c-di-GMP-I riboswitch aptamer from Geobacter sp., 104 nucleotides, folded computationally.
Its mean pLDDT, the model's own confidence on a scale to 100, is 75.
RNA sequence: CACCUGUAAGGGCAAACCCGCCGAAAGACGGGGACGCAAAGCUUCCGGGCUAAAGGACAUACGUCCUAAUCGGUUUUUAACCGAGCGCCAGCGGGGUUGUCAGG
Repeated sequence: CACCUGUAAGGGCAAACCCGCCGAAAGACGGGGACGCAAAGCUUCCGGGCUAAAGGACAUACGUCCUAAUCGGUUUUUAACCGAGCGCCAGCGGGGUUGUCAGG
């Protein structure tokens, strides 16, 4: 230095639930709280899951369903360029990246 393993010590994180707060929601954040975690650190590149305000379809209406990425413009138009838009889960899995202690 690389890989494998996790059992002592020291330290780290914090599920459900409760309170506050933001959000249409999923969910995030802060406090409490610990089910668990050696990457439960970071990162949406790939797969998967959740939500559906806006948009779309249907409907007299209440409402139901679909959609998490396309849409618009220009030009030399099988394409290129420009602009706008593209929620959440990293504690679902993979990838990328950084990294603690001990033993082998």